[in-house]
Context: one part of a larger RNA
RNA sequence: CGAUGCUGAAGGAACUAGGCAAUCUGCUCGCGUAACUUCGGGAUAAGCGAGACCUGCCCGGCGCAAGCUGGUGUCAGGUGGCACAGAGCAGGGGGUUGCGACUGUUUAACUAAAACACAGGGCUCUGCAAAGUCGAAAGACGAGGUAUAGGGCCUGACGCCUGCCCGGUGCUGGAAGGUUAAGAGGAGGUGUGCAAGCACUGAAUUGAAGCCCCAGUAAACGGCGGCCGUAACUAUAACGGUCCUAAGGUAGCGAAAUUCCUUGUCGGGUAAGUUCCGACCCGCACGAAUGGCGUAACGACAUCCCCGCUGUCUCCAGCAUCGACUCA
Numbered sequence: 001c002g003a004u005g006c007u008g009a010a011g012g013a014a015c016u017a018g019g020c021a022a023u024c025u026g027c028u029c030g031c032g033u034a035a036c037u038u039c040g041g042g043a044u045a046a047g048c049g050a051g052a053c054c055u056g057c058c059c060g061g062c063g064c065a066a067g068c069u070g071g072u073g074u075c076a077g078g079u080g081g082c083a084c085a086g087a088g089c090a091g092g093g094g095g096u097u098g099c100g101a102c103u104g105u106u107u108a109a110c111u112a113a114a115a116c117a118c119a120g121g122g123c124u125c126u127g128c129a130a131a132g133u134c135g136a137a138a139g140a141c142g143a144g145g146u147a148u149a150g151g152g153c154c155u156g157a158c159g160c161c162u163g164c165c166c167g168g169u170g171c172u173g174g175a176a177g178g179u180u181a182a183g184a185g186g187a188g189g190u191g192u193g194c195a196a197g198c199a200c201u202g203a204a205u206u207g208a209a210g211c212c213c214c215a216g217u218a219a220a221c222g223g224c225g226g227c228c229g230u231a232a233c234u235a236u237a238a239c240g241g242u243c244c245u246a247a248g249g250u251a252g253c254g255a256a257a258u259u260c261c262u263u264g265u266c267g268g269g270u271a272a273g274u275u276c277c278g279a280c281c282c283g284c285a286c287g288a289a290u291g292g293c294g295u296a297a298c299g300a301c302a303u304c305c306c307c308g309c310u311g312u313c314u315c316c317a318g319c320a321u322c323g324a325c326u327c328a
Stems, first nucleotide, its partner, number of pairs: 001323008010314002014312001019309001027051005036041001038157001052079005057073001058071005080084001092307004097302002099299002104116002120155007132141003158294004163224003168221002170217005177212003183206002188201005225243005252286001253283001264280005
């Protein structure tokens, strides 16, 4: 000097990115227990008290009895200690907000989460020799299942909801029409030959799917405007005009895990608050199953605050053990 333990005056988070770490708490019984709530919960909420031993009382069992044994209690009285759940084991608590409903799963050995999954919801394919998957095939899985089934994709309990756009892309449908391959067709032409012929070439016509075209479809991929003016203070604009679009963002939410300007402005909390909470709305660049907004319970998740508690700190000190170090 380090590691691992233990203790500490006064203060008590002033430490720090952050109470990281370490304290505190911890059991049983009795009392008591809020908001909120899906009425189950929240809840060991929070908070308060008691606890050893002796004697007596009370209630059982055995016994004739003495007695032995078990149990119970806001019982009664008493005894000792600094300390009675005497060691060990053994929750700190509360409030707000975000995200995810939940229990689960995950990067074996730097990420456990808000990521994945999930029950529930939806779209779509599939009529059975199913669709789909593996395989060159045979064959197998699907399934000894049969649409209340199986596959794919999205969303993600529950509650209230899920607006407008089919122009583009995709998918589905469409016995017309256009385009269109091989093939069919064979007018005509070329070479050669005396010729028959042989070998080429070849127009019209005919010829699928696809594409064009016409529709449908957004819980398919996706998208969801600009400028100018206007009210008897001012400001603002319910209102009007105009351009463009397939249609111009509805409800709800909003400086947000999204806000650049920004430490926005106001309020709350602090003596003091770039964080936090509540509002406002000028949404650089929220928005409805790439789901929107809420939500009890849950979380080794994330943010902020409070109580308790402490060597985290003011500010360090001592002790124990093991190293380091010195000597052998």

Large-subunit ribosomal RNA, domain IV from a Holosporaceae bacterium, 328 nucleotides, folded computationally.
The source organism's lineage runs through Bacteria, Pseudomonadati, Pseudomonadota, Alphaproteobacteria and Holosporaceae.
Its Rfam family is "Bacterial large subunit ribosomal RNA".
The full RNA is in RNAcentral, with records from ENA.